Predicted 3D model of a 342-nucleotide RNA (Bacterial RNase P class A) from an uncultured SAR116 cluster alpha proteobacterium. Rfam family: Bacterial RNase P class A. It is annotated as a ribozyme. Its family is annotated with tRNA processing, dimeric ribonuclease P complex and ribonuclease P activity in the Gene Ontology.
[in-house]
RNA sequence: UCAGAGUGCUAUGUAGUUGCUUUUUAAAGAGGAAAGUCCGGGCUCUAUAGAAAUAAGGUGCUGGAUAACAUCCAGCAGGGGUGACCCUAGGGAAAGUGCCACAGAAAAAAUACCGCCUUUAAGGUAAGGGUGAAAUGGUGAGGUAAGAGCGCACCGCAUUUUUAGCGAUAAAAAUGGCAUGGCAAACCCCACCUAGAGCAAGACCAAAUAGAAGAAACAUAUUUUGAAUUUCUACAUAGUUUCUUGGGUAGGUCGCUAGAAAAAUUUGGUAACAAAUUUUCAAGAUUAAUAACUACAAUCAAAAUUUUUGAUACAAAACCCGGCUUAUAGCUCUCUGACACA
Numbered sequence: 001u002c003a004g005a006g007u008g009c010u011a012u013g014u015a016g017u018u019g020c021u022u023u024u025u026a027a028a029g030a031g032g033a034a035a036g037u038c039c040g041g042g043c044u045c046u047a048u049a050g051a052a053a054u055a056a057g058g059u060g061c062u063g064g065a066u067a068a069c070a071u072c073c074a075g076c077a078g079g080g081g082u083g084a085c086c087c088u089a090g091g092g093a094a095a096g097u098g099c100c101a102c103a104g105a106a107a108a109a110a111u112a113c114c115g116c117c118u119u120u121a122a123g124g125u126a127a128g129g130g131u132g133a134a135a136u137g138g139u140g141a142g143g144u145a146a147g148a149g150c151g152c153a154c155c156g157c158a159u160u161u162u163u164a165g166c167g168a169u170a171a172a173a174a175u176g177g178c179a180u181g182g183c184a185a186a187c188c189c190c191a192c193c194u195a196g197a198g199c200a201a202g203a204c205c206a207a208a209u210a211g212a213a214g215a216a217a218c219a220u221a222u223u224u225u226g227a228a229u230u231u232c233u234a235c236a237u238a239g240u241u242u243c244u245u246g247g248g249u250a251g252g253u254c255g256c257u258a259g260a261a262a263a264a265u266u267u268g269g270u271a272a273c274a275a276a277u278u279u280u281c282a283a284g285a286u287u288a289a290u291a292a293c294u295a296c297a298a299u300c301a302a303a304a305u306u307u308u309u310g311a312u313a314c315a316a317a318a319c320c321c322g323g324c325u326u327a328u329a330g331c332u333c334u335c336u337g338a339c340a341c342a
Stems, first nucleotide, its partner, number of pairs: 001338006008331003012297007020029003031314001035325002038323005043198004048234007056194005061075005076090001077088004091189002096187002098183003113129002115125004137155004142150001156178001157176008202254004212245007225236002261280008298312006
């Protein structure tokens, strides 16, 4: 200098004039993603609670963090990359079922098309070739009629033991010729977890109407109903469930922002984070505010030669919080590779 990888931060600033909302009258007023609604909760309501079994859904390597999570941190294993680093829907394929098109002889209790050997009836073979994403573990030398773990050496695989580690696992040694493939993001098996609906939740006030009419099923307190179903126990409950016709209201207040809150420092921890101390209060609208103009400055681009012109991304709170994903313009720091110079 060029090409890459990872992390963090910002989202033009100041002043004036005019205008809007909250309102303690002194102040404040749309984000890092407010978006998506993909996860997890706080909160609210529905009378449920315990035990067992079954169903439906979700998660899936290990250990931690957290209110919790499919999130985050640190590791293990497999894969990609020269490397910094990145990816994984990462339990089980000998419990069972199913799928692997076409090609190929044959695609899993699989095979002999070409070929090789021996013999001329046939037998042996899976080393060589072919097909394919994938074809009875790989390399080497030996042996054989020709071959083949047929035996041997090394690697690989399985079992056991020892060592290290909380663990997933790793290393070493011994034994064994040992391998009927892949797919569970196929059904399934195993382990763990799980009521439902949602701020248009819900509570209160005011006003108005018709305390409206009807059908079916079950039931009459030894029974009905009660958060998937069934059984048992406890508790609560008096009608429960479904459907049809018709009428009134659409107003106001709360919920609504002081929090699993934020910032700084110290301590502990590899880290995610946790604890302590101090300081701070950063929209609360509801036919829906949070804006417009001017001036100067900042950054970028072009021209020019010391000035001029233009531009400044994605985008818009509605109960709140922790994440993830997506959109977008820049900057900082660290690391890897190549080349050149000193």